[in-house]
RNA sequence: ACCCCCGUGGCUCAACGGAUAGAGCGCCGGGUUGCGGGCCCGGAGGCUGCGGGUUCAAGUCCCGCCGGGGGCG
Numbered sequence: 001a002c003c004c005c006c007g008u009g010g011c012u013c014a015a016c017g018g019a020u021a022g023a024g025c026g027c028c029g030g031g032u033u034g035c036g037g038g039c040c041c042g043g044a045g046g047c048u049g050c051g052g053g054u055u056c057a058a059g060u061c062c063c064g065c066c067g068g069g070g071g072c073g
Stems, first nucleotide, its partner, number of pairs: 002071006010025004018056001027043006049065005
């Protein structure tokens, strides 16, 4: 330099172009317990790497850039 894949809550991942972007773990509060753990109930937390474009509608499609991984003499 070139090719491919990825970027979504703190972490790991979902989401046929269409409803208020969901889940597990973690975190906070409550219940249970002699205390803790476990278990049960409830809650907070992300506008989806950045900027444009297409569309009635974009996390999803297109372009550029940034970052990560892999491939490649």

Transfer RNA from a Chloroflexota bacterium, 73 nucleotides, folded computationally. It matches the Rfam family "tRNA". The coordinates come from a structure-prediction model, not an experiment, and the mean pLDDT is 82.